A computed fold for an 87-nucleotide RNA, annotated as c-di-GMP-I riboswitch aptamer. The prediction has a mean pLDDT of 83. It matches the Rfam family "c-di-GMP-I riboswitch aptamer". Rfam links the family to the GO term cyclic-di-GMP binding.
RNA sequence: AACACAACUGGGCAAACCACGUGAAAGCGUGGGACGCAAAGUCACCGGUCUAAGGAGUGAAAACUCUACGAUAGCGGGAUUGCUGGC
Numbered sequence: 001a002a003c004a005c006a007a008c009u010g011g012g013c014a015a016a017c018c019a020c021g022u023g024a025a026a027g028c029g030u031g032g033g034a035c036g037c038a039a040a041g042u043c044a045c046c047g048g049u050c051u052a053a054g055g056a057g058u059g060a061a062a063a064c065u066c067u068a069c070g071a072u073a074g075c076g077g078g079a080u081u082g083c084u085g086g087c
Stems, first nucleotide, its partner, number of pairs: 006084001012037002017032006035074001041080003045077003048072003054067005
């Protein structure tokens, strides 16, 4: 330096739940907390899933249906970057 690996060392992240904040919601942020994670770092490009404010449709109304420009990278694929140790 390249390739491969995650048993071990050091360290890293943090589900549910709780508090506060934020958002129409899904969700997200901070603190607490650990179910798990070897990319559970980053990116919505592809598929999936969640939500439906706004918009569209139906309706006398209440309401219902559709829709992502919202969200999910801890649903899968893809792209990209990378720590430590061992061989």